[in-house]
RNA sequence: CAAUAUCUUUGGGGAUUGGUGAAAUUCCAUACCGGCAGUAGAGUCUGCGAGGGGUGAGAAAAAAUUCUUGCUCUUGACAAGGUGAAAUUCCUUGACCGACGGUAAAGUCCGGAUGAGAAAAGAUUGAU
Numbered sequence: 001c002a003a004u005a006u007c008u009u010u011g012g013g014g015a016u017u018g019g020u021g022a023a024a025u026u027c028c029a030u031a032c033c034g035g036c037a038g039u040a041g042a043g044u045c046u047g048c049g050a051g052g053g054g055u056g057a058g059a060a061a062a063a064a065u066u067c068u069u070g071c072u073c074u075u076g077a078c079a080a081g082g083u084g085a086a087a088u089u090c091c092u093u094g095a096c097c098g099a100c101g102g103u104a105a106a107g108u109c110c111g112g113a114u115g116a117g118a119a120a121a122g123a124u125u126g127a128u
Base pairs, nucleotide, nucleotide: 005124006123007122008121009120010119017029018028019027031108032107033098034097035048036047037046038045043096044095051074052073053072054071055070056069057068058067059066060065078094079093080092081091082090100111101110102109
């Protein structure tokens, strides 16, 4: 110098006001929000995570089914102009997108979730 290993902590935001209606934070108008890494600073680029489907194994249960885990598939949305050596990332303008279950149809409410997790920081270790 810091490979490796172990542990600890952290690790997702947002519905204001009005309208219709028997009923809507779900519709209409208006408003608001943006996980992690990379890169000229990113919700829209690239990759990852979460979510969903299929399937194998194991556990619980009388069963329905539930839980754990492996493999696999899938997974949204941007343009124009400006500055610059460099920006789909900054600035200006105008757009667009947002899992599943519940419920008057939900990115924002309630629920799985006091969960999981990309990853970040720290402590100890100290190969070569």